Context: one part of a larger RNA
RNA sequence: CUGGGCGUAAAGGGCGUGUAGGCGGAUUGGUCAGUCAAGCGUGAAAUCCCUCGGCUCAACCGGGGAAUUGCGCUUGAAACUGCCUUUCUUGAGUGUGGGAGGGGAGAGCGGAACUCUUGGUGGAGCGGUGAAAUGCGUAGAUAUCAGGAGGAACGCCGGCGGCGAAAGCGGCUCUCUGGCCCACUACUGACGCUGAGGCGCGAAAGCCAGGGUAGCGAACGGGAUUAGAUACCCCGGUAGUCCUGGCCCUAAACGAUGGGCACUAGGUAGAUGGAGUUCUGAUGCUUUGUCUGCCGUAGCUAACGUGUUAAGUGCCCCGCCUGGGGAGUAUGGUCGCAAGGCUAAAACUC
Numbered sequence: 001c002u003g004g005g006c007g008u009a010a011a012g013g014g015c016g017u018g019u020a021g022g023c024g025g026a027u028u029g030g031u032c033a034g035u036c037a038a039g040c041g042u043g044a045a046a047u048c049c050c051u052c053g054g055c056u057c058a059a060c061c062g063g064g065g066a067a068u069u070g071c072g073c074u075u076g077a078a079a080c081u082g083c084c085u086u087u088c089u090u091g092a093g094u095g096u097g098g099g100a101g102g103g104g105a106g107a108g109c110g111g112a113a114c115u116c117u118u119g120g121u122g123g124a125g126c127g128g129u130g131a132a133a134u135g136c137g138u139a140g141a142u143a144u145c146a147g148g149a150g151g152a153a154c155g156c157c158g159g160c161g162g163c164g165a166a167a168g169c170g171g172c173u174c175u176c177u178g179g180c181c182c183a184c185u186a187c188u189g190a191c192g193c194u195g196a197g198g199c200g201c202g203a204a205a206g207c208c209a210g211g212g213u214a215g216c217g218a219a220c221g222g223g224a225u226u227a228g229a230u231a232c233c234c235c236g237g238u239a240g241u242c243c244u245g246g247c248c249c250u251a252a253a254c255g256a257u258g259g260g261c262a263c264u265a266g267g268u269a270g271a272u273g274g275a276g277u278u279c280u281g282a283u284g285c286u287u288u289g290u291c292u293g294c295c296g297u298a299g300c301u302a303a304c305g306u307g308u309u310a311a312g313u314g315c316c317c318c319g320c321c322u323g324g325g326g327a328g329u330a331u332g333g334u335c336g337c338a339a340g341g342c343u344a345a346a347a348c349u350c
Stems, first nucleotide, its partner, number of pairs: 004321003007304002012318001014201004021194003025088002029084003033081002035077008049065006091191001092188003095184005103177007110154001114150008125136002162169002206247006215241002220236004258317006266295012299306002323350003332343004
C1' cells in the first nucleotide's frame, strides 16, 4: 500500500468560517487528455514457469517457448470521466409577503431578598449544632417599624418548551444587529458539498492594568469531631466571583455519535407556520412544511441498544485509531507575562 475500524471496547477535531485540494444536477455539439481496441517497436542476459534434451538419476547444464502485468509510436472507437461549447431548472441563491424565538450588542428602568447605616419600639439574649463551642449582645444585639445607601442575581410564568455553530442564552423597555421557518414561484442559472493549512469564536478556573465588592467564598485563623483530623460540621475570612480593556484556549467542550445529499413501516406527544372543510366565527376535523421528544417494524449491533433526529441502505469530503504501562511524559519546535497549551517519541517492562 491493500485491508479493518471510531455511541459504551483504541479512535469524531470544542465549534464555526473559508484557501488549496478532492468530489459534483439535466442537456446539445465538438475534442480525444483519461479510457478501450488493433498493429509495430522496445521491455539485455541469467533467474522463475512450461517443454525437449545432455551428464546412469537428481542437483547442475543446454535448446525452444511463455512471461516480462511496463513504456513509446501509429491507426481507430466515443459510452463514461476531463476540457471547450449550447441550452435547462429540480440543487444552490435572490426577490415579495408573512411568522416564532432567554440568538448577539449597547443604554435606561423595576421589584423581592440580602448586608450596611440613621431613627423609633423593646430589654436579654441571639446565633449555631447530632450535641456544643468559637462568634455577636446592656457601649442595647436578635426581633420589629420607618427612612437611606450599596452590590449581585432575576422567584412565579418555566415546560424531556424556545433560540444559537458550539461555548452558551431567562426581570422589563428602547435602539442597533445575526440566523431560521412558511407562502408565492417572479428572478439568477450549478453559482454546489466538504475542507489539509489559515483565520475567528470558545464554560469555569487562572494571569496583567484599572475600578467595584452586598452575598458567597479557595487560602488562612478560630471552635468542634477524632487515636489523629492539615477534612467532612460551625464562627469568621483574603484572592476570586462583578465591570472595562488585554491575555490564557482547556473540559465528562457529551448525543462520549464530524459535515452534506438521497432512499427505507408506523404510532403518539409538544413547539411554530401554511392550506382545505361546516353560511360566518369559536372549536373541531383533514392535510402540508420546519423543529423538539417518547415508543417501535425491517435492518444493523458482541450485547446494551439504535431505529426517517439511524448506530439502516448508499455516495462525497475531512478528522482520528492500531495491545497495557512508560506518557499525553522527555526532547526539539512553536505559542504564552506566567500558569501552562499545541505538536509528540524512545529505552525499559508486562
Small-subunit ribosomal RNA, central domain from a metagenome, 350 nucleotides, folded computationally.